Model confidence (mean pLDDT): 83 of 100. Small-subunit ribosomal RNA, 3' major domain from Paenibacillus sp. CORY-14, 475 nucleotides, folded computationally.
Context: one part of a larger RNA
RNA sequence: UGACGCGGACCCGCACAAGCACUGGAGUAUGUGGUUUAAUUUGAAGCAACGCGAAGAACCUUACCAGGUCUUGACAUCCCUCUGAAAGUCUUAGAGAUAGGGCAGGCCUUCGGGACAGAGGAGACACAUGGUGCACGGUGGUGUUCAGAUCUUGUCUUGAGAUGUUGGGUUAAGUCCCGCACCGAGCGCAACCCCUGAAAUUAUUUGCCAUCAUUUGGUUGGGCACUCUAAGUUGACUGCCGGUGACAAACCGGAGGAAGGUGGGGAGGACGUCAAAUCAUCAUGCCCCCUAUGACCUGGGGUACACACGUAUUACAAUGGCCGGUACAACGGGAAGAGAAGCCGCGAGGCGGAGCGAAUCUUUAUAAGCCGGUGUCAGUUUGGAUUGCAGGGUGCAAAUCUCCUGCACGAAGUCUGAAAUGUUAGUAAUCGCGGAUCAGCACGCCGCGGUGAAUACGUUCCCGGGUCUUGUACA
Numbered sequence: 001u002g003a004c005g006c007g008g009a010c011c012c013g014c015a016c017a018a019g020c021a022c023u024g025g026a027g028u029a030u031g032u033g034g035u036u037u038a039a040u041u042u043g044a045a046g047c048a049a050c051g052c053g054a055a056g057a058a059c060c061u062u063a064c065c066a067g068g069u070c071u072u073g074a075c076a077u078c079c080c081u082c083u084g085a086a087a088g089u090c091u092u093a094g095a096g097a098u099a100g101g102g103c104a105g106g107c108c109u110u111c112g113g114g115a116c117a118g119a120g121g122a123g124a125c126a127c128a129u130g131g132u133g134c135a136c137g138g139u140g141g142u143g144u145u146c147a148g149a150u151c152u153u154g155u156c157u158u159g160a161g162a163u164g165u166u167g168g169g170u171u172a173a174g175u176c177c178c179g180c181a182c183c184g185a186g187c188g189c190a191a192c193c194c195c196u197g198a199a200a201u202u203a204u205u206u207g208c209c210a211u212c213a214u215u216u217g218g219u220u221g222g223g224c225a226c227u228c229u230a231a232g233u234u235g236a237c238u239g240c241c242g243g244u245g246a247c248a249a250a251c252c253g254g255a256g257g258a259a260g261g262u263g264g265g266g267a268g269g270a271c272g273u274c275a276a277a278u279c280a281u282c283a284u285g286c287c288c289c290c291u292a293u294g295a296c297c298u299g300g301g302g303u304a305c306a307c308a309c310g311u312a313u314u315a316c317a318a319u320g321g322c323c324g325g326u327a328c329a330a331c332g333g334g335a336a337g338a339g340a341a342g343c344c345g346c347g348a349g350g351c352g353g354a355g356c357g358a359a360u361c362u363u364u365a366u367a368a369g370c371c372g373g374u375g376u377c378a379g380u381u382u383g384g385a386u387u388g389c390a391g392g393g394u395g396c397a398a399a400u401c402u403c404c405u406g407c408a409c410g411a412a413g414u415c416u417g418a419a420a421u422g423u424u425a426g427u428a429a430u431c432g433c434g435g436a437u438c439a440g441c442a443c444g445c446c447g448c449g450g451u452g453a454a455u456a457c458g459u460u461c462c463c464g465g466g467u468c469u470u471g472u473a474c475a
Base pairs, nucleotide, nucleotide: 001475002474003472004471005470007469008468009467010466011465012464013463015459016458019423020422021421023419026314027313028312029311030310031309032308033307034305035304042053043052064300065299066298067297068296069295070294073125077124078123079121080120081119082118083117084116088103089102090101091100092099093098107114108113130287131286132285137282138278139277141274148187150185151184154163155162156161167178168177169176193266194265195264196263198234199233201231202230203229207224208223209222212221213220237260240254241253242252243251244250321374322373323372324371325370326369332363333362334361337356342351343350344349382413387408388407389406390405391404392403393402429451430450431449432448433447434446435445
């Protein structure tokens, strides 16, 4: 100087407390371990692995296994020879890769040839999702959006070092003020950026409709007032008032205001830590393979199943289930696309094909809500697992192994032990909607809006962190 202490002081955080809702018990989905297997490819491992890489494994993907094949190779550069093509299409054998046959078939030209492509050959090589993340780059994780981590000069000390950065206040903050052998500085904090909350200005179509007309449909004429849209602008700064304070910084209360003390949310993550993660995004040293650890194909596997764990979802019901009627969104997507009206089907869906590269058309039906009815506390008109049959969609293909519909079947489950998680406001909880990936496949993920709480005395205690101080036989 650090690190550590069931040492001390101070401070903070959904850390506890106060509330609300879950997990842990049940079924299912999904990931992991284990076991099994020809293979069940692989990475990730306390927090910070486990609905994670994977924003979507039937084939492909695919890295794994079995079998069938190739060896200058599926891909790149260079050389030689030959051809004029190659692609396409038809066909034979085959599981296909592949092998053979038929048809058809170019460009430029100074006619020498050239470009380009294919076939064969030689070797240099090519290749590897093979190993090492403890050789590396890059990238993201973590403590942590925690308030820290440093430097120049000076001064002090024999020196390591100290000071500054400590002290008194204050703050979300090493934020600011005062003091002080320090005076300053950059990296972090904050601000500058984006969204959202108010207003006026400009603009007025595809948007809107107050006044006038209207076939009562913003449909049309008309208008741009309003709403919305989208550009730039204003607005909030402890600026004003009172109190407290050290006459400071600041704190408390108030006014005005759409908004008040960082307005709310995002992006943004210091020096360093974990030889933390990734050689399987990519890049790359070294090692290893070179008729195979490379490449192609068919089929299988990754979807197995005594079990254990994580994360979700659906429930156990009456604040509810079912039936009928009825109301109000936002963010988005759409051309190999999203698809209206109409018709058919109990339904999934089918037929259809208007208008739309979209403020125009379409997806689009919101659901919880409200009104009325029903059953009356039961394993039920709860719950929907499982199973049978019949269908629909996608796709070359749905047996291994997809999603959906109808009818029948109708399991566990009656609120869940020890323990443990999230959350402080338009939040939790609850309700639906959209998107990426995508032929098809979403209870996951990322967004969107609707309804909309309870509680916080407080910091004694648990956990984590920060500052100062103290002890130490530790470094």